Predicted 3D model of a 78-nucleotide RNA (c-di-GMP-I riboswitch aptamer) from an Acidobacteriota bacterium. The organism belongs to Acidobacteriota, within Bacteria. Its Rfam family is "c-di-GMP-I riboswitch aptamer". Gene Ontology term of the family: cyclic-di-GMP binding.
[in-house]
RNA sequence: CCACGACAAGGGCAAACCCGCCGUAAGGCGGGGACGCAAAGCCACGGGGCCUCCCAAGAGGUCAGCCGGGUUGCCGAA
Numbered sequence: 001c002c003a004c005g006a007c008a009a010g011g012g013c014a015a016a017c018c019c020g021c022c023g024u025a026a027g028g029c030g031g032g033g034a035c036g037c038a039a040a041g042c043c044a045c046g047g048g049g050c051c052u053c054c055c056a057a058g059a060g061g062u063c064a065g066c067c068g069g070g071u072u073g074c075c076g077a078a
Base pairs, nucleotide, nucleotide: 004076005075012037013036017032018031019030020029021028022027035065041071042070043069045068046067047066048063049062050061051060052059053058
């Protein structure tokens, strides 16, 4: 340095739900709260879910804690 991930160390993030705000909505932001997570850090590139418009086709939006991929990173046992 790369791979890897321990009954290690220091820590980190924050599901559901509740409150407030934004949004037609999915959903997002803040506070509380922890189901969990070795990238549950970041990216909408591919697949997929959800929402809106629409007869459909299609278009737009959203989800990174659905999967794959890209990229950055703490620690150092086997």